A computed fold for a 1517-nucleotide RNA from an uncultured Pseudomonadota bacterium, annotated as small-subunit ribosomal RNA. Its mean pLDDT, the model's own confidence on a scale to 100, is 85. It matches the Rfam family "Bacterial small subunit ribosomal RNA".
RNA sequence: AGAGUUUGAUCCUGGCUCAGAAUGAACGCUGGCGGCGUGCCUAACACAUGCAAGUCGAGCGAGAAAGCUCCUUCGGGGGUGAGUAAAGCGGCGGACGGGUGAGUAACGCGUGGAUAACCUGCCCUUGGAUUCGGGAUAACCCUGCGAAAGCGGGGCUAAUACCGGAUAGUCUCGAUGAUUUGAUUUAUCGGGUAAAGACGGCCUCUGUUACAAGCUGUUGUCCAGGGAUGGGUCCGCGUCCCAUUAGCUUGUUGGUGGGGUAAAGGCCUACCAAGGCGACGAUGGGUAGCUGGUCUGAGAGGAUGAUCAGCCACACUGGGACUGGAACACGGCCCAGACUCCUACGGGAGGCAGCAGUGGGGAAUAUUGGGCAAUGGGCGCAAGCCUGACCCAGCGACGCCGCGUGAGGGAAGAAGGUCCUCGGAUCGUAAACCUCUGUCAGGAGGGAAGAAGUUAUAUGGACUUAAGAGGUUCAUAUAUUGACGGUACCUCCAGAGGAAGCACCGGCCAACUCCGUGCCAGCAGCCGCGGUAAUACGGAGGGUGCAAGCGUUAUUCGGAAUUACUGGGCGUAAAGCGCGUGUAGGCGGCCAUGCAAGUCAGGUGUGAAAGCCCUCGGCUCAACCGAGGAACUGCACUUGAAACUGCGUGGCUGGAGUUCGGGAGAGGGUGGCGGAAUUCCAGGUGUAGGAGUGAAAUCCGUAGAUAUCUGGAGGAACACCAGAGGCGAAGGCGGCCACCUGGACCGAAACUGACGCUGAGGCGCGAAAGCGUGGGUAGCAAACAGGAUUAGAUACCCUGGUAGUCCACGCUGUAAACGAUGGAUGCUAGAUGCAGGGGGCGUUAGAGUCUUCUGUGUUGCAGCUAACGCGUUAAGCAUCCCGCCUGGGGAGUACGGUCGCAAGGCUGAAACUCAAAGGAAUUGACGGGGGCCCGCACAAGCGGUGGAGUAUGUGGUUUAAUUCGAUGCAACGCGAAGAACCUUACCUGGGCUUGACAUCCCGGAAAUCCACUGGAAACAGUGGAGUGCCCUUCGAGGAGUCCGGUGACAGGUGCUGCAUGGCUGUCGUCAGCUCGUGCCGUGAGGUGUUGGGUUAAGUCCCGCAACGAGCGCAACCCUUGUCCUUAGUUGCCAGCAAGUGAAGUUGGGCACUCUAGGGAGACUGCCGAGGUUAACUCGGAGGAAGGUGGGGACGACGUCAAGUCAUCAUGGCCCUUACGCCCAGGGCUACACACGUACUACAAUGGUGGGUACAAAGGGAAGCAAAGUCGCGAGGCGGAGCCAAUCCCAAAAAGCCUACCUAAGUUCGGAUUGCAGUCUGCAACUCGCCUGCAUGAAGCCGGAAUCGCUAGUAAUCGCGGAUCAGCAUGCCGCGGUGAAUACGUUCCCGGGCCUUGUACACACCGCCCGUCACACCACGAGAGUUUGUAACACCCGAAGUCGGUGGGGUAACCUUUUGGAGCCAGCCGCCUAAGGUGGGACAGAUGAUUGGGGUGAAGUCGUAACAAGGUAGCCGU
Repeated sequence: AGAGUUUGAUCCUGGCUCAGAAUGAACGCUGGCGGCGUGCCUAACACAUGCAAGUCGAGCGAGAAAGCUCCUUCGGGGGUGAGUAAAGCGGCGGACGGGUGAGUAACGCGUGGAUAACCUGCCCUUGGAUUCGGGAUAACCCUGCGAAAGCGGGGCUAAUACCGGAUAGUCUCGAUGAUUUGAUUUAUCGGGUAAAGACGGCCUCUGUUACAAGCUGUUGUCCAGGGAUGGGUCCGCGUCCCAUUAGCUUGUUGGUGGGGUAAAGGCCUACCAAGGCGACGAUGGGUAGCUGGUCUGAGAGGAUGAUCAGCCACACUGGGACUGGAACACGGCCCAGACUCCUACGGGAGGCAGCAGUGGGGAAUAUUGGGCAAUGGGCGCAAGCCUGACCCAGCGACGCCGCGUGAGGGAAGAAGGUCCUCGGAUCGUAAACCUCUGUCAGGAGGGAAGAAGUUAUAUGGACUUAAGAGGUUCAUAUAUUGACGGUACCUCCAGAGGAAGCACCGGCCAACUCCGUGCCAGCAGCCGCGGUAAUACGGAGGGUGCAAGCGUUAUUCGGAAUUACUGGGCGUAAAGCGCGUGUAGGCGGCCAUGCAAGUCAGGUGUGAAAGCCCUCGGCUCAACCGAGGAACUGCACUUGAAACUGCGUGGCUGGAGUUCGGGAGAGGGUGGCGGAAUUCCAGGUGUAGGAGUGAAAUCCGUAGAUAUCUGGAGGAACACCAGAGGCGAAGGCGGCCACCUGGACCGAAACUGACGCUGAGGCGCGAAAGCGUGGGUAGCAAACAGGAUUAGAUACCCUGGUAGUCCACGCUGUAAACGAUGGAUGCUAGAUGCAGGGGGCGUUAGAGUCUUCUGUGUUGCAGCUAACGCGUUAAGCAUCCCGCCUGGGGAGUACGGUCGCAAGGCUGAAACUCAAAGGAAUUGACGGGGGCCCGCACAAGCGGUGGAGUAUGUGGUUUAAUUCGAUGCAACGCGAAGAACCUUACCUGGGCUUGACAUCCCGGAAAUCCACUGGAAACAGUGGAGUGCCCUUCGAGGAGUCCGGUGACAGGUGCUGCAUGGCUGUCGUCAGCUCGUGCCGUGAGGUGUUGGGUUAAGUCCCGCAACGAGCGCAACCCUUGUCCUUAGUUGCCAGCAAGUGAAGUUGGGCACUCUAGGGAGACUGCCGAGGUUAACUCGGAGGAAGGUGGGGACGACGUCAAGUCAUCAUGGCCCUUACGCCCAGGGCUACACACGUACUACAAUGGUGGGUACAAAGGGAAGCAAAGUCGCGAGGCGGAGCCAAUCCCAAAAAGCCUACCUAAGUUCGGAUUGCAGUCUGCAACUCGCCUGCAUGAAGCCGGAAUCGCUAGUAAUCGCGGAUCAGCAUGCCGCGGUGAAUACGUUCCCGGGCCUUGUACACACCGCCCGUCACACCACGAGAGUUUGUAACACCCGAAGUCGGUGGGGUAACCUUUUGGAGCCAGCCGCCUAAGGUGGGACAGAUGAUUGGGGUGAAGUCGUAACAAGGUAGCCGU
C1' cells in the first nucleotide's frame, strides 16, 4: 500500500466482498509448564446459610456463671474467676469503605470561573475560659398484657446524658451617628448566647490526721479568630437520534411584602404586572450514567465507557421526615404497595445492585477458601478489638508474556505410504543407528525478601515541673509479629525419557496430486465450484501458515475519498426547486481614523493520579512494576500588536439606483373591427354517383347527393409576411385598430452615495389535461357505436360521435415545466452570421466600410471532461449564497401530517430482496434502417421435379435380427468403386478359452503331404508317407515351422467425435483476414483496410498519418484452342512404284494428319474516344485466340463443441470360459405408409422394319478375345492375335435414305405375371444379371410448391472405366448433335463494402413486459381484542413536616405557689404517595378477511419495449 466482482472487451460511476488490528467474549477440535492480569455484558430476577461496623471501663451506674480453691452447722458461705462476660445510659463511628448502572439528555458530567450569597465533626494554629447550681431517667427491683415480636404501670440510681444562673469576647441582634459609588468600614448604646470532666504523679505553694478541694502532667470540654480538608449553591462553554414532535408555559416570567434555608433564588406564599422560551430547534418522543481513558486510524475522525481512577445516581417499589457537622441514610426509622417467611389467626418479621453461595435467565462468566502478616479505615491514652476494604490462595488457555516437547552426526537415500511417463519421484537426514545435553515436569535436600513497627524491660540524654516523682520524647541493647508457605530461588539424582495440534492448499491468498462421487452428496467470505477425467465436494499422500494453541461466530474501527473539515459530487452515471419576488440568515466596493470582539505574540494559573510516548531502573528476559521527563493540541486571566475580519465615526464614486432624450418588440390586460376557409340553412343549375382505403365496407345519394352558383347563419383559428427573427422570469406570446400597463436597450450629462448579491421559511405566477357554476359549440375529438384487419383486435385504418377544446368566474399546481446545465460578480485567443441602438469615414442619395454597447446563433485555441462533448451565452479559472445526491429493487409506495370539491399534490420511510443496477465509448452481430455493388439471386428463356410405373436411399412400422453411422441448406443412388456364402459388425444355434493374430519362457516334434470315420460345419478321432537349411569346437547350437504347457498378455466394428490427432463438409473461389513500425486515443481500439474512381478481385490508380509487409486474389501448374521446330513406329500417305474383290496391304517417304518433347503466341502491346495527362472503360485494327480465351487443380483468418473413436491412430472408461474367437443357417433384400434422388414414359420433332455414315476416351494375361461355326436369342464351340498408337473389347447412337403406323391407352408405354432357357458361381429358395415366347398395369405432360442451366452451355444421343466370379436406371469419365434468353436490379434468397440505431454479445432461433395459476417470505389495511407508557380532570387520602387550636397531660426555668413560659399527646387545615373513576394521547402484540410487493431451471395467455421493434418512443393528465 491494495485486491476480487457489472462488459465480448474498455474507461468511468457505484455498491457488495476480502486481506489488518482489537475483544470482559462464546462455540468446535486440541491441550505440557510458569509469571502477570482478568472473569454475570443476560433477570436493578428471587434469594436458604454464614460473614461484611463497631468500639470506648481513662464518661456513668450496675454486674454474672462455669471452673478452681478454702470453710461449713451440709442448708450454704468465702476467695478466685472478675470489675471479666453479657446488657444498659453516654460518646464517637454506622454519611467512610464496598456494590450496582435502574433512573437521568440534566448544571448530571467535563472544563473554566463565581460565592461580597454559604457550611465544615475529627485535625493544625492563636487567644481566652473550664464557675455556681438543679431536676430526672435507663439499667436494676416489683408487677401486668402478649404465642411471639414486644409493650405498659409502680419504685431506686449515675454521668463527659439533660436543665438553669453567673461571667467573657474581635460572637450575634437592634437602634443612632459618621463614612462609602455600593451590599464597605467604623463608633456609641442596649439586648442575647458558654463549658465537663477523666486519668497519672507529687508535697514546692495553700490547707491537712489521712491526703486533697492544693500543685503538676496528660487528655477532654467551652468561646472567639485563622488555617487545612471536605462539601453546598450559581454561571460561561461543551455533551446522542427523530421536525413523519412546531409551537410550549399559569408559579408560568418579573416586581413588592412575608416565610424558609448554612446559603442567593418562585425555593414557598399573598398581591400586582403580562410576561418568558422557540427554526442558533423550544415542547414532545426514543436511547443513554458522564469523564480520565480504551480500540481503531497516517491524521482528522469513528466506535466505545469492562477491569483501574474522578464525579453522579440508586439500595425490593413509591412517598416521608428524624438524628446529625454532613443523610432525606445499602446492612437506621415511619407509611403505602408487591413478594417471601413465622403465627396460638389476634398479630408480627424481612430486603445480597457487600463477600462467598443457591435457584432462574442465558451462547456465557469462578471458592459458601486463608489471614488481618502488609497497606488503609473506625473506636480507644494505649494494649487492643473490628474490618469479605485489603493481602493471599483456589477455579477457567479468557487475555498478554516467557519456556519446553530435544541437539549434532547419519544414504543402503531402508521398510512402508503416495504418485508414476514404470525410468523413477516424494515423505526424507526424516526414521533406524551413533555421539551428546539436561530447560520444564518428577524425586531428594537447602531455603529467602516482603518486618517497618508496637509493646515490654534495661541504660542514657533532652523537655515539663518545686521535684531525682510522673509524663513526653530521642538513642542504644534484648525480647516479640508472616496468611501466602517450606512458596520464590539454589543444589543434587535419573533419563530423550512424560509433553503437538489446528486451519488451509480455484482466484483474491502462501500451498497439488491420486482416488471416490457424477447439478447427487456437498462446498461457499465475494466471484463461484459439482451434470464421468473436479488442484473448488469427501478421503488419502504431499504441501503452506500459525503454534499450546488453531479455527469459526459475533461486535468495533480500518481499508471506505462509500457523508468527503482535512477530502466528493449534481449536462448524459444518483443529484439544479417549473419560474420569480422577497423575510431571517450568510457574504459584501475605495480612502482615513478610533476601539480591540475575532486574530496574532509573550507571560501566569489550571489541564488529578493512572494510562499513551521517551529515558533510566527492578523481577534471569519479557509481560508486569518503579522513578524522572515530555505530552495533555483545552479553558481562564493578564500584558502587548493593529495588517485582515468586525464594531463606530468621517469621506469617495467605480457597484447599485434616479432624472432627461430616443428608437425596437407575437411582453401583459380590456374593448372594437376584418377577410379567407370548414360546416350548416335556403334557393338555382344539374345527374348518378359520392366518400373512403393497402383493398374494402359501414356512411351520404333518384325523397336529387357529390359538383357548381347566389344569399344567409354561427363558432373557432388568424394563410402569405415568417426568419437557427423578436419579446417575456418561467409557463408562454402571432389578423387589424384604440385605450390602460410592465420590462429591457442605446445616448448624454447631472444627482444619491454601497442603497449590493444570494435567499431557509413565506408570498405570487405557472402548458396541457382535469374539477365546480353559468354560457357557447363551426371544425377537431377521449368515451361510445358501426365497418374493416386479424388466430383474436376491447388497437393501429375507415364512417360517425359525446365530454372536452372556446368565454366568464373560481379551483387544481403538475410535465422529458429541458439547455435534462440555480443565481450573482470578475478574469481568460479568435473567426463568422442575425437582431436593436450609437459614433467615425464615405456618398447627390441609396449602398459601402471601420468601430462601440446589448441580445441571439455557428465554429473554434487554451483549459476542463469517464468519454460524449463544453469552450467570453463555459461544463474553463476563482469568490459568495441557495437547492439537491450517497447501490439497484421494494417506492415516490405505506403510515402520519398538510393542501384540495374530487382526481390527487407536497412531505416521505421500513421490512424484505439482489450483486449488481448504471454512464460514455469500442468491436461485432442484427434491423419488417439507409446507400453502393455482386451472384442462374430475381427477371427473360430452355428443360425438369412434385402426378404414373420401376429402381435406389431414408423415416416409420415390423422382426429373433431387420448391425452401425450420416439428419435444414452442408443427411437421404450418403460411408457402400457393387450384402446370394464371404463381406458382416446383427440374430439363432453349435463350439474354443494364452485364444484367429504379436512378443517372451519351458518341453516335444523337422517342415510338410496324403487318406479314412462322425458331424450342418467348426471340430474331434485314426492311419500312412517324410527327416530339410546354415555354421560347427561334432556335445550340440542358430534361423524358420508345428504341437503341448505356464503366466505376463492378446483381442473388442464395446462407450465417449462434447477428451483428441488426422481427414472432410460448409459459408466460399466470397474478397476478404492480419502483422511490424509510426501516429491518434486514459483505454477497449482506431488508422493503414476509410475516401474519389476502377476491377472478376483489398485488381489497379489518385488522395490521405501513415509507411511497408504477410496469408488470400491474380500469375506460376495441368488441359484445350493456333503456329513453328525436333522425332517418325505400332501412327500417316501428298508425290513415285508394286498390288488387291477391297484395303497404307507392300517398297518407299515423313510433306500432311497425328503422336509427344521443346518453343512461339495475348501484353490493353498498337490506333481512336472518354477519363484527372491516371487506373481503367468503350470502339477499332491485326490475329487461331482480346481484354481472366475455355476448363481444371489450387480453398486466406476463421465459423458451425459441423461429420467421422465403424478407414486409421489415440487418452480415459468398460468386457476377459466373453462385449474376445471359430462355424452353419438366417438377417441387413421385411411392408399399411411418408419423403428424397434417379430411370422409363405418356408419343408423330414419335414408334417400328430395312439400308447407310461419322467419334473420343478408355480397358485387356486367373485377361481382352478376332475369324469361322451352332443357336430366334442370352450364349456355346473355337481359338488367330495381343503384355497392346500393332491385336481385341468395338456395334458408336442420335443422324441420313426408305417403307409402314395416323391420333388410338394405340405398332405409344413397358410394369406385372406365367412358361422355357443362358451365364457366373461350392451354391442363384429366401435374394443375381441376361434371353425367348406369352401377358400388356399405371400413365394422354402432372395441385400447392420447387430444381438446374448464360455456349460448345442447356437439352438430347450413344461409348468407356472403376468396383467386380456374377450383378449398374448409381458413380466417374468420353465424345456426337446442338439451342433459346438476359430489358434490367424494384422485388425473393445469399454475399461484400460504407453508414445508422440497438436495452443484442449463447449475438434476432437475441432480448424482454404484464395478467393469471402454484409455493414461500416480509409488509400495509382491517370489525376489533389485548398489554403498556406519560399526562389530564375529579374522588379518596397513609406517614410526615409546617401552620392553627382547645376543655387533655406535663420534672428542671419564672412565680405573688396559684399559675405562667415551654413541651408532649389530641384535634383541625394545607401539601401529598399509593389507590379509584373517566375521557382522550402515544407505543407494542394479536385478528377472520383483504391489498399490493418480493423471491422461486424448464406452467398459461398474449408481444408492450429494445432496429423505423413492424402504429417512433417517452413525460404529465